[in-house]
Context: one part of a larger RNA
RNA sequence: GAUUGAACGCUGGCGGCAUGCUUAACACAUGCAAGUCGAACGGUAACAGACCGCUGUGAUCCCUUCGGGGUGAACUUGGUGCUGACGAGUGGCGAACGGGUGAGUAAUACUUAGGAAUCUGCCCAGUAGUGGGGGACAACCCGGGGAAACCCGGGCUAAUACCGCAUACGCUCUACGGAGGAAAGCGAGGGAUCUUCGGACCUCGCGCUAUUGGAUGAGCCUAAGUCGGAUUAGCUUGUUGGUGGGGUAAUGGCCUACCAAGGCAACGAUCCGUAGCUGGUCUGAGAGGACGACCAGCCACACUGGGACUGAGACACGGCCCAGACUCCUACGGGAGGCAGCAGUGGGGAAUAUUGGACAAUGGGCGAAAGCCUGAUCCAGCAAUGCCGCGUGUGUGAAGAAGGCCUGCGGGUUGUAAAGCACUUUCAGUUGGGAAGAAAAGCUCGGAGGUAAUACUUCCGGGUCUUGACGUUACCUUCAGAAGAAGCACCGGCCAACUCCGUGCCAGCAGCCGCGGUAAUACGGAGGGUGCGAGCGUUAAUC
Numbered sequence: 001g002a003u004u005g006a007a008c009g010c011u012g013g014c015g016g017c018a019u020g021c022u023u024a025a026c027a028c029a030u031g032c033a034a035g036u037c038g039a040a041c042g043g044u045a046a047c048a049g050a051c052c053g054c055u056g057u058g059a060u061c062c063c064u065u066c067g068g069g070g071u072g073a074a075c076u077u078g079g080u081g082c083u084g085a086c087g088a089g090u091g092g093c094g095a096a097c098g099g100g101u102g103a104g105u106a107a108u109a110c111u112u113a114g115g116a117a118u119c120u121g122c123c124c125a126g127u128a129g130u131g132g133g134g135g136a137c138a139a140c141c142c143g144g145g146g147a148a149a150c151c152c153g154g155g156c157u158a159a160u161a162c163c164g165c166a167u168a169c170g171c172u173c174u175a176c177g178g179a180g181g182a183a184a185g186c187g188a189g190g191g192a193u194c195u196u197c198g199g200a201c202c203u204c205g206c207g208c209u210a211u212u213g214g215a216u217g218a219g220c221c222u223a224a225g226u227c228g229g230a231u232u233a234g235c236u237u238g239u240u241g242g243u244g245g246g247g248u249a250a251u252g253g254c255c256u257a258c259c260a261a262g263g264c265a266a267c268g269a270u271c272c273g274u275a276g277c278u279g280g281u282c283u284g285a286g287a288g289g290a291c292g293a294c295c296a297g298c299c300a301c302a303c304u305g306g307g308a309c310u311g312a313g314a315c316a317c318g319g320c321c322c323a324g325a326c327u328c329c330u331a332c333g334g335g336a337g338g339c340a341g342c343a344g345u346g347g348g349g350a351a352u353a354u355u356g357g358a359c360a361a362u363g364g365g366c367g368a369a370a371g372c373c374u375g376a377u378c379c380a381g382c383a384a385u386g387c388c389g390c391g392u393g394u395g396u397g398a399a400g401a402a403g404g405c406c407u408g409c410g411g412g413u414u415g416u417a418a419a420g421c422a423c424u425u426u427c428a429g430u431u432g433g434g435a436a437g438a439a440a441a442g443c444u445c446g447g448a449g450g451u452a453a454u455a456c457u458u459c460c461g462g463g464u465c466u467u468g469a470c471g472u473u474a475c476c477u478u479c480a481g482a483a484g485a486a487g488c489a490c491c492g493g494c495c496a497a498c499u500c501c502g503u504g505c506c507a508g509c510a511g512c513c514g515c516g517g518u519a520a521u522a523c524g525g526a527g528g529g530u531g532c533g534a535g536c537g538u539u540a541a542u543c
Base pairs, nucleotide, nucleotide: 001543002542003541004540006539007538008537009536010535013390014389015388016387017386018385019383020382021348026346027345028344030343031342032341035093036092037091040090041089043086044085047084048083049082050080051079052078056075057074061070062069063068100301101300102299110225111224112223113222114221115220118218119217123214124213125212126211127210128209129208130207131165133163134162140155141154142153143152144151145150171180172179173178185206186205187204188203189202190201193200194199227273228272229271234264235263236262239261240260241259242258243257244256245255246254276298277297278296279295280291281290282289283288303324304323305322306321307320326337327336328335329334354380356379357378358377362376363374364373365372366371393423394422395421396420403414404413405412406411427484429479432476433475437470442464443463444462445461446460447459448458449457450456487532488531489530490529491528492513493512494511498527499526500525501524502523508515509514
């Protein structure tokens, strides 16, 4: 000098863009952060409608012997899943993404370059199918146990849930003879034909099954590189290799039985300490050195330790089981929990923000779609934490005013500075206007394709109709008035900037040299000056 996720002191006008627990991977109150599909299914708790007309009140009208009787709008109670929808349940997909953190890890990691013995839901392309049956279990009903969490028994029932049978281009196994193995339906529309009037049937769309290839994602192997310590020199028995077997999606001591005695190491094994790695960031002319916040890629972890289940994918942050510590509930028998998600609280600390808004955009999950969910995300709030920009006026103005300070008492300086005069109005304030972020989806018209079809539906094009959290947006404009807006550090040398007073080796300063013991440009104050400026200094850290 440059730099910082900074902190502290003094000061502080506005805006844009970024950044914001570096410490206790310490403990967490509360709310939210993963749901969705009724176009898979049985159903109907709620809401709305339709239909039926039961209970009660009863307008109106009719009859009346004036006691009453009938009609019955409206409200109310009830019934029917019939319709829109839908709590709970079965089932499917998702929950393995997205988000957080850096504890562990010095190599099962990361980076670069290769490799062969693999899997891959959704997606794309191809091939072949989608026939015919069966038995259950939830929900529900009945009964029981428990303080609760919840659990148990009996009975009924549906499915794209489950299980056989048939078939098998391709697939798997094979001794090459053969053997084995699949599926599920749902929705929309419809001219003939049939019909038990439900539909069959046909077409289209979405699915389902088998298999091939691709794409994407993932697993595995090899080589090289990757901090310090030798005051760590030897380490190793599944250890190193082979054979048989097991296991895995797959290679392999990955596991096991047997056999052999190997394997690594001063080119640093082993042990100890430290540490997530990289693209990069900071610095530097470079070589290098230091670092790895934000953003992006990979890895690891989810109270601590262990384990598997489900699944295409996990040994799973907001899943399960066991053990442990801690917290909470309890009827003492037994249960519940996991913010290193977003906010927020306590604690630690020099130190780090709101218990905000919206799904409008981008993206994700589910769904045919409408849509629902989304603390991802987009925004807003707080903080001069950083970078950048703007402002705090402009011109004129010598009687060189007053005051301050200095003085050799003549004057000098503050100083064109102020006042005065003439202007301007950025920003903030006020008035009104006002983009872009919005394209889709929906509806409708036309064309093309599927089709028996002018239904229906897919694609393309035109029109129309809406959808904005931010937001009192950006921007433009009206009005008023210099009006609301300057500090901080330093002035002995290094190092730009000097005098007076006070103090008297005291009080104090100090980065180094060093100042201070009666004229201190070095302490404290004042005047003046220098530097930077909404900042300026100090401390810490890196080059």
Source information
RNAcentral holds the full RNA, with entries from ENA, Greengenes and SILVA. Small-subunit ribosomal RNA, 5' domain from an uncultured Gammaproteobacteria bacterium, 543 nucleotides, folded computationally. Its mean pLDDT, the model's own confidence on a scale to 100, is 86. It matches the Rfam family "Bacterial small subunit ribosomal RNA".